[in-house]
Context: one part of a larger RNA
RNA sequence: GGCACACGGGGGAUGCCUAGGCUCUCAGAGGCGAUGAAGGACGUGAUAAGCUGCGAUAAGCUACGGGGAUUAGCAAAUGUGAAUUGAUCCGUAGAUUUCCGAAUGGGGCAACCUAGCUAGUAGAAGACUAGUUGUAUAAUACGCGAACGCGCCGAACUGAAACAUCUAAGUAAGCGUAGGAGGAGAAAAUAAUAAUGAUUUCGUAAGUAGUGGCGAGCGAACACGAAAGAGCCCAAACCAUAGUUGUUACGGCAAUUAUGGGGUUGUAGGACCACGACAUUGUAUUGUCGCUAUGAACUGGAAGCAGGUGGGAAACUGCGCGAUAUGGGUGACAGCCCCGUACAGGUAAAGAAUGACAGCAUAGUGGUAUCCUGAGUAGAGCGGGACCGGAGAAAUCCUGCUUGAAUCUGCCGGCACCAUCCGGUAAGGCUAAAUACUCCUGAGAGACCGAUAGUGAACCAGUACCGUGAGGGAAAGGUGAAAAGAACCCCGAACAGGGGAGUGAAAAGAACCUGAAACCGUGUGCUUACAAGCGGUCGGAGCGGAUUUAUUCUGUGACGGCGUGCCUUUUGCAUAAUGAGCCUACGAGUUACUCUUGUCCGGCAAGGUUAAGUCGUUCAGCGACGCAGCCGAAGCGAAAGCGAGUCUGAAUAGGGCGCAUAGUCGGAUGAGGUAGACGCGAAACCUUGUGAUCUACCCUUGGGCAGGUUGAAGUUGCAGUAACAUGUAAUGGAGGACCGAACCGAUAAACGUUGAAAAGUUUCCGGAUGACCUGAGGGUAGGGGUGAAAGGCCAAUCAAACUGGGAAAUAGCUCGUACUCCCCGAAAUGUUUUUAGGAACAGCGUCGGCAUAGAGUCUUGUAGAGGUAGAGCUACCGAUUGGGUGCGGGGGAGUCAAAUCCUACCAAAUCCAGACGAACUCCGAAUGCUACAAGAUAUGGCCGGCAGUGAGGCUUUGGGUGCUAAGGUCCAAGGCCGAGAGGGAAAGAACCCAGACCAUCAGCUAAGGUCCCUAAAUAUACGCUAAGUUGAACUAACGAGGUCCGGUUGCCCAGACAGCUAGGAUGUUGGCUUGGAAGCAGCCAUUCAUUUAAAGAGUGCGUAACAGCUCACUAGUCGAGCGACCGGGCGUGGAUAAUAAACGGGCAUCAAGUGUAUUACCGAAGCUAUGGAUUUGUAAUUUAUUACAUCUGGUAGGGGAGCAUUCUAUUGGGGGUGAAGCAGCAUGGUGAUGUGUUGUGGACUUGAUAGAAAAGCAAAUGUAGGCAUAAGUAACGAUAAGGCGGGUGAGAAACCCGCCCACCGAAAGAACCAGGUUUCCUGAUCAACGCUAAUCGGAUCAGGGUUAGUCGGGGCCUAAGGCGCAUCCGAAAGGAGGUAGCCGAUGGACAACGGGUUAAUAUUCCCGUACUUUUAUAUACUGCGAUGUGGUGACGGAGUAGUGACACUGCCGCGAACUGACGGAAUAGUUCGUUGAAGUGCGUAGGUAUAUUUUCUGUAGGCAAAUCCGCAGAGAAUGCUGAAACACGAUAGUACUGCAAAGCUUCGGCGGCGCAGAUAGUGCAGGUAAUCAGACUUCCAAGAAAACCCGCUAAGCUUCAGGUAUAUAAAACCCGUACCGCAAACCGACACAGGUGUUCGAGGAGAGAAUCCUAAGGUGCUC
Repeated sequence: GGCACACGGGGGAUGCCUAGGCUCUCAGAGGCGAUGAAGGACGUGAUAAGCUGCGAUAAGCUACGGGGAUUAGCAAAUGUGAAUUGAUCCGUAGAUUUCCGAAUGGGGCAACCUAGCUAGUAGAAGACUAGUUGUAUAAUACGCGAACGCGCCGAACUGAAACAUCUAAGUAAGCGUAGGAGGAGAAAAUAAUAAUGAUUUCGUAAGUAGUGGCGAGCGAACACGAAAGAGCCCAAACCAUAGUUGUUACGGCAAUUAUGGGGUUGUAGGACCACGACAUUGUAUUGUCGCUAUGAACUGGAAGCAGGUGGGAAACUGCGCGAUAUGGGUGACAGCCCCGUACAGGUAAAGAAUGACAGCAUAGUGGUAUCCUGAGUAGAGCGGGACCGGAGAAAUCCUGCUUGAAUCUGCCGGCACCAUCCGGUAAGGCUAAAUACUCCUGAGAGACCGAUAGUGAACCAGUACCGUGAGGGAAAGGUGAAAAGAACCCCGAACAGGGGAGUGAAAAGAACCUGAAACCGUGUGCUUACAAGCGGUCGGAGCGGAUUUAUUCUGUGACGGCGUGCCUUUUGCAUAAUGAGCCUACGAGUUACUCUUGUCCGGCAAGGUUAAGUCGUUCAGCGACGCAGCCGAAGCGAAAGCGAGUCUGAAUAGGGCGCAUAGUCGGAUGAGGUAGACGCGAAACCUUGUGAUCUACCCUUGGGCAGGUUGAAGUUGCAGUAACAUGUAAUGGAGGACCGAACCGAUAAACGUUGAAAAGUUUCCGGAUGACCUGAGGGUAGGGGUGAAAGGCCAAUCAAACUGGGAAAUAGCUCGUACUCCCCGAAAUGUUUUUAGGAACAGCGUCGGCAUAGAGUCUUGUAGAGGUAGAGCUACCGAUUGGGUGCGGGGGAGUCAAAUCCUACCAAAUCCAGACGAACUCCGAAUGCUACAAGAUAUGGCCGGCAGUGAGGCUUUGGGUGCUAAGGUCCAAGGCCGAGAGGGAAAGAACCCAGACCAUCAGCUAAGGUCCCUAAAUAUACGCUAAGUUGAACUAACGAGGUCCGGUUGCCCAGACAGCUAGGAUGUUGGCUUGGAAGCAGCCAUUCAUUUAAAGAGUGCGUAACAGCUCACUAGUCGAGCGACCGGGCGUGGAUAAUAAACGGGCAUCAAGUGUAUUACCGAAGCUAUGGAUUUGUAAUUUAUUACAUCUGGUAGGGGAGCAUUCUAUUGGGGGUGAAGCAGCAUGGUGAUGUGUUGUGGACUUGAUAGAAAAGCAAAUGUAGGCAUAAGUAACGAUAAGGCGGGUGAGAAACCCGCCCACCGAAAGAACCAGGUUUCCUGAUCAACGCUAAUCGGAUCAGGGUUAGUCGGGGCCUAAGGCGCAUCCGAAAGGAGGUAGCCGAUGGACAACGGGUUAAUAUUCCCGUACUUUUAUAUACUGCGAUGUGGUGACGGAGUAGUGACACUGCCGCGAACUGACGGAAUAGUUCGUUGAAGUGCGUAGGUAUAUUUUCUGUAGGCAAAUCCGCAGAGAAUGCUGAAACACGAUAGUACUGCAAAGCUUCGGCGGCGCAGAUAGUGCAGGUAAUCAGACUUCCAAGAAAACCCGCUAAGCUUCAGGUAUAUAAAACCCGUACCGCAAACCGACACAGGUGUUCGAGGAGAGAAUCCUAAGGUGCUC
């Protein structure tokens, strides 16, 4: 370390529970709001953070009613109270009700700021209280609220397998607006020869008529059955009154307006005329009165005891009682214990229904001359829309544009239009019920959920948290009956934690019921250190344990055999193809539908059946009624039509479709359709909104740029020119100029890459007066913006942002899809396809039914058709080689031509020989096919339900293609894999053998094997191989005296072959050629001849040529076989791929290689044997069994039978003497699973028979939680740095003190803004936070802390911009517009300084010294007066020069303290100090010269006026502005020095109340900022507004008021103020190497704010 067992930790599954949800039913209610809503902010308690309640009368106040003992909410604590003189509590009616919000006096960044008027507190200012002031007023409205209604506007995804008409859909979204409902509504209707009689809703009609790229789809009406039920009023004619107007003959008349009467219809009605009546009926409108049902809190409300068990009784046992009685609680399960319930009672407010009265409305008959009966209307044309109807033959309805009637003898409709007929009477209006919905209240229900479920939310949830915002959005339940919540003791630093003790039935112990798994441990037994692995399985030695002692059970497992996970997807996966770290929980074929079609069960049957609804009732149920409708019973035909027939047809023929009957309604189930339709998954499209705190550009207003360099134009001097020009020297200070910090950027590299950082660091680098950088406030918005343009940027997102919605878009695509057993079992083919990875039909599968008979299959035989393989071609067609012959042609000759001749030219035809063909055949098989017969076998066919498959692969054979390449591709015929296990081939989908129902330590074989690994022959006989060839991957052309065998042929004892010895000569150097050529460069040839045993006019080497060495050939020696060729077997070279890595290894040589032959054995899930199970068939009966036969590999898929879970009904059981759950053990079943028992647990649970489902998980890069792994590993966030001593403490590297050391020092110091929001200070604490520890802290707990007339903001002003009257535009919402004005700082205006003081604040408190505004009073003087008018305010860049303080530096002087190795001196030295504000006064330097001030005159301008301004003119004066310096302030009672109390102390010191002293320059030099200054110079791009302030007058007022000046007195509001603020407190998820605007910013060196070192000050970066 492994396995097993035991005991724990961890975690929070499971079981049980429910306080909360979900879905409905019946009632109610259907609104709230200027009398201030909904919703909030802030307050409110003795102590009070949250929730709840309430509102300054603040967990409450008043009255009445109820009720009757406790009580101050959740909430348990302490304290203090209230209550029988009736509290708390409940009900009804009142009072109060801050601020925001429609928000409403004005403003505004909601909960804040700030006004006017009236009244009041007193008494002027200031302050306060109450009321009032919105649009805009005549009523009244405004805003909020879930769905339902009506209307306006109106998508897209999607479907159509694409898409455009169409669909989705008039849906979603947006907008307007109403009510408890809304809309519609009393026929210019519907029909059809009959009629109905407003509308609405339901059931049918009906998926019909229709419509429709006649595609996808869309889809009525009439009529019938029901619910409900209700009808009316105006306009007009006519009459009257009143007003106005016109006209008049003044009598009137006419017109018009208003009001009243009248009148309301289609069989036309009314006016009008005549007659007649005062009735009848209704009430939907209104009021009053009466009477009740009902109705708040509330009251009464039946009946049980005992015993034992137990912690506890309601359970059990015994004996009773109640019931018009749900349910809940009580220490286990209660009719009789408690609360209640049924039932009965009760009244305040209110009060339906009903009655009465009043009011209101309502009518007849006849006549018919005249009048009336809805006009820019009906209709028409063009365009669009609504209807079932998409422009169609298109009626009807609505309407934008253009037109345009009739008048009852009229007009409209009845689906173009016309006629007849019928129905109706438009162009005005009102109208309940039946219908839709549920934010809300009450009472109830559930074969709904039970904490990952059910609402997102059972719990302080729309919370925490995320986001700029719109918006998004969690997790989290349980002690116990009762806190009886653990006194006391011990360990410990400890109020941590633990051990005892105690409580309790039980520790269930607050991290609390049960307490599974992953994961982490401890103990014991066996086992493990030569061993190689999908970890199991089979066999098994040894050791341990138990007992019932047995052929027992159990733990371990040395050693051996075999053995490449699961899922998905595939032709094919151990695959190195996908998915999963592990565990637990959750997680996917469901539901609806008079839709369609099968099957099974049931009812009735030539019939079957009701729907809506109504009634009853024990009320979501059931029963009865309800026959409207539907299906069937008759078909055929385009139809008329006929009918067991009919159509076609001339037909009586033939043929097609029918007839010879079974349906229908339910339930269950298999499929399909429409719906999201098995689950998860897009990229996208559309619609409403939210965003310019990032970034792009723009607008307004502010700010910034150390230092150094260069030296343009211009100007001046001189020279020069006729004059210019030009030159030179100065001056000058230009520039998208130069160098270079801050600042802005980002060139290169490295680092970083689970970072310090979701873009940085380091070094180098670019720009750095400009098209520069930057702050604050604003503007532009998604097919839009912005863009010096990169498709860049628009909040870490951009070829179309983000958020919500349409929406569960769609996905022919991928992935996943959950218990068991049994039976059968495919396909990867054909045709077609915008089709090829999809689909339709066919093929192949399965299940059910039917029928017939042998239709299927195989074998044998017989009889056939056929044109393949082969073969053939003098048998055709085509092609073809050689030869013969040779028509014809070419070429040559023939003086032209012709004849003719020649030809090693081409060549027809033909002959001989050879030979080819998928699209040749004189021929021609095998196999297959057809028919018949026999035999064997068990299929086959038809109808119907349900599929899957339509990617195939390898191998053999026959072909195409390709290279007679491919593990290629395309066909055909088999086989196998696919979907097939077993044996063999080392290993291997397909090859060989063989088809697995289960068991067996039985037997026989197949392929293949038998030396060892490894079961079986070191078998037998005879050969071959020498290469480890070979022993199972393959190998060629070609090469070789390898070797064995066979054959043909030659030489050979007359001596072969090989070796050795010797010869190898002569003509001749053959001839030619050649410079030379002599056997041997080359050419020629009678390559000849001679001598010979033999010797080439020469086989090679060699020479310039010879020479030389050889060979052929010959002799001798030797002594028996030697050669050549052909064929065969086994070997050999050829032979190159990366580990020795290609016999499986060891190894093997007369074999363990190889060939032939033979025998034995081994060898599989095959076959056999024994036992058992299943399917199907047949037969039999004891009808659930037996016998016989047969079957049982299996993916997609079809069919069958079961197991488990939750709930319901019925009927039985179990349970505190212990249910469920959990953990072991044993046992039954083929299995899913069942049962028993032990422990834990502490209250429920279960059998049977049926029913209903949120009904079974290993996988979806699944969801949530928990826990591992890597791993005690990486890291601990700037390499500026710490060390020592002391202190505190349980504990100190880090805390405190001290001494050293180090770092920053244009910062790492100091002061502000934004932003943050208590982080500030003090005390206490250390769980968590701090990347370590912590005694420390920006952490936790408690307490404390922010003081203003003058600082900043408001009560003042205006910029960009925003809001905004009229007006314009637009379906609506809204947009444009922008007067007056308002808001709006980043700008303008505007009054305080010094010192001291706190733990923490100070220009705020205190001291001292100032200033501003207002009011009153007093005094003096006086033309005052504005929202009008004028001035002023009032402005750019760059540059130069001057002035010149504080700080600073230097020098001198002075003061104080200190130092001197020992002693003295004080001549020396060191350190520190040597200082001082606002304000007031003074008015200098400088600036200014078209200057400043002032007088007078005129005046067409300044919207009126003006004495002012402007303009014009004439005079006078010398001012105007203004730093600095100086004086006062000023005795700082300060700094400093000395003495020194309390207190603390480590005894060194710290501390500093108080007292005292008053002491030193009001020097010099250097240089600069601010200031002067709105200065000056220069340039071109020409550089805010308003108020304050100062004049002037208008209205008006006049000696009041008002103004000016001085003095005194008084008054002076609201908000901010702590702390951080280049950062540990802001923005970056962090105590983050990043980012963040302004100001001050010392010394030495230096041009400098560079750089280095330092000061003040700060820090050492939390291992």
Large-subunit ribosomal RNA, half A from Sphingobacterium corticibacter, 1663 nucleotides, folded computationally. Its mean pLDDT, the model's own confidence on a scale to 100, is 81.